Source information
This is a predicted structure of a 72-nucleotide RNA (transfer RNA) from a Vicinamibacterales bacterium. Its Rfam family is "tRNA". Its family is annotated with triplet codon-amino acid adaptor activity in the Gene Ontology. The same sequence occurs in records of 2 taxa. The coordinates come from a structure-prediction model, not an experiment, and the mean pLDDT is 81.
RNA sequence: GGGCCGCUAGCUCAGUGGUAGAGCAUCCGCCUUUUAAGCGGUUGGUCGCAGGUUCGAUCCCUGCGCGGCCCA
Repeated sequence: GGGCCGCUAGCUCAGUGGUAGAGCAUCCGCCUUUUAAGCGGUUGGUCGCAGGUUCGAUCCCUGCGCGGCCCA
């Protein structure tokens, strides 16, 4: 220098154009002599950044950033 993959909640990850979700974690409650476990509920997001396409973008296109793999 070139190619490919990834970037979504505190963490691990779904979500292939029409209201952003799950598990774990946090917080509150139930249960328990207490703790843990279990059960119910709650909170939490600039979807890496900028632009484009579209009535509408996490999703499609372009550039950039960060991380990983491969080639030279």